[in-house]
The part of an RNA shown here (small-subunit ribosomal RNA, 5' domain) has 477 nucleotides and comes from Picea mariana.
It matches the Rfam family "Bacterial small subunit ribosomal RNA". Gene Ontology terms of the family: ribosome and structural constituent of ribosome.
The full RNA is in RNAcentral, with records from SILVA.
Context: one part of a larger RNA
RNA sequence: GGAUGAACGUUGGAGGCAUGCUUAACACAUGCAAGUCGUAUGGGAAGUGGUGUUUCGAGUGGUGGAUGGGUGAGUAAUGCGUAAGAACCUUCCCUUGGGAGGGGAACAACAGCUGAAAACAACUGCUAAUACCCCAUAGGCUGAGGAGCAAAAGGAGGAAUCCAUCCAAGGAGGGCCUCACGUCUGAUUAGUUAGUUGGUGAGGCAAUGGCUUACCAAGGCGACGAUCAGUAGCUGGUCUGAGAGGAUGAUCAGCCACACUGGGACUGAGACACGGCCCAGACUCCUAUGGGAGGCAGCAGUGGGGAAUUUUCCACAAUGGGUGAAAUCUUGACGGAGAAAUGCAACGUGAAGGUAUAAGGCCCACGGGUCAUGAACUUAUUUUAUCGGAGAAUAAAAAAUGACGGUAUCUGAGGAAUAAGCAUCGGCUAACUCUGUGCCAGCAGCCGCGGUAAGACAGAGGAUGCAAGCGUUAUCC
Numbered sequence: 001g002g003a004u005g006a007a008c009g010u011u012g013g014a015g016g017c018a019u020g021c022u023u024a025a026c027a028c029a030u031g032c033a034a035g036u037c038g039u040a041u042g043g044g045a046a047g048u049g050g051u052g053u054u055u056c057g058a059g060u061g062g063u064g065g066a067u068g069g070g071u072g073a074g075u076a077a078u079g080c081g082u083a084a085g086a087a088c089c090u091u092c093c094c095u096u097g098g099g100a101g102g103g104g105a106a107c108a109a110c111a112g113c114u115g116a117a118a119a120c121a122a123c124u125g126c127u128a129a130u131a132c133c134c135c136a137u138a139g140g141c142u143g144a145g146g147a148g149c150a151a152a153a154g155g156a157g158g159a160a161u162c163c164a165u166c167c168a169a170g171g172a173g174g175g176c177c178u179c180a181c182g183u184c185u186g187a188u189u190a191g192u193u194a195g196u197u198g199g200u201g202a203g204g205c206a207a208u209g210g211c212u213u214a215c216c217a218a219g220g221c222g223a224c225g226a227u228c229a230g231u232a233g234c235u236g237g238u239c240u241g242a243g244a245g246g247a248u249g250a251u252c253a254g255c256c257a258c259a260c261u262g263g264g265a266c267u268g269a270g271a272c273a274c275g276g277c278c279c280a281g282a283c284u285c286c287u288a289u290g291g292g293a294g295g296c297a298g299c300a301g302u303g304g305g306g307a308a309u310u311u312u313c314c315a316c317a318a319u320g321g322g323u324g325a326a327a328u329c330u331u332g333a334c335g336g337a338g339a340a341a342u343g344c345a346a347c348g349u350g351a352a353g354g355u356a357u358a359a360g361g362c363c364c365a366c367g368g369g370u371c372a373u374g375a376a377c378u379u380a381u382u383u384u385a386u387c388g389g390a391g392a393a394u395a396a397a398a399a400a401u402g403a404c405g406g407u408a409u410c411u412g413a414g415g416a417a418u419a420a421g422c423a424u425c426g427g428c429u430a431a432c433u434c435u436g437u438g439c440c441a442g443c444a445g446c447c448g449c450g451g452u453a454a455g456a457c458a459g460a461g462g463a464u465g466c467a468a469g470c471g472u473u474a475u476c477c
Base pairs, nucleotide, nucleotide: 001477002476003475004474006473007472008471009470010469013347016344017343018342019340021305026303027302028301030300031299032298035063036062037061040060041059044056045055046054070258071257072256079183080182081181082180084178085177088175089174090173093171094170095169096168097167098166099165101135102134103133104132110125111124112123114121115120140149141148142147154163155162156161184230185229186228191221192220193219196218197217198216199215200214201213202212203211233255234254235253236252237248238247239246240245260281261280262279263278264277283294284293285292286291311337313336314335319333320331321330322329351379352378353377360371361370362369363368386413387412388411389410390409421466422465423464424463425462426447427446428445432461433460434459435458436457442449443448
């Protein structure tokens, strides 16, 4: 000198765009953050004089809930980055070729009844389906003479047809796995390993593999730093530097890990699942003491910790996601607004003229000098601010649809009106005098200053620098 997710002191006009718990992965009141489908389905309720149409919520069923959003505790390699690879899986989407024949039994809801403080649960009976089962069929799979195994569902419509469904092959996108190289510090950590290293058989997996197991062999790693210990999410990037490097990993993007702590599986194409389940633990709450309920590292918000970090806001109008044939519905993703000089870039606080060098302050050699064209005064202007009027676009070429928002913007009125501070002035380092103090009070980044003429302390006048900021502290280059 540059930089910061900064903080503190002081000051503060207005708009734009960004950014914001770096500390306790501490505990959380309250509300919301994942629903949707009646064109899968039985029954119910509302409404109607009745039929039809319509609407609503509980259940069965489908799909989604594995995305989106958060955090960085763990992890020094089951991670990440770069470059290769093979023994695999894949809902939805695209392409291609075939198919959907026949039959059956239930379970919720519901009705009845019982238990319980509650959460909820038991028993009896009825019933539908795109829920479930069986048979048939198969250019698929297994197997290698034979043979064996595996599928399906319908719905809407007057119809055309549309949507959905099953099998197989291919694609796209996604995922699992393997390997090479790179990836912080310590030797005041030198040996380490027993499913450990390899083989055979078996099991298991979507698949390879000590992944698991029985037997056999005795290997594997290590001064090219194993093991152990400490620290840490990694990268694209960011800051700095002429570069080489050094430091760093907020926001944005990719990957990983985690979801009160530890463990486990279920369902499913996909999880060992943040707002699912089970067990154990700590904590909080309810209780009739028998037993139950909960998980903000989602968005707001609260307490606590801290030098320190925002609203319990608006809207699904746009983009994107889920669902549905669709209209819709839903979405604290996202789009916006609010508060904060936290940062960046731009704007203003006036402009032109104006000397009797006004009053006043300060200095003085008492002549004057300086603040100073500065003020007053004259002339014109209105960025901005105030008040009034008009008033969008981002909507995607039929129409309709705007949260932001009566916002941006345009326009009119009057009036210089509404708007300047902070630090420094001995040298480094731009900027000097007076008064007070008297090694005191104090200053200080380093050198140092102060003991009666202090350009270094304090005040004043003046000056210098930056400016809606300025200075200090912390950290990095």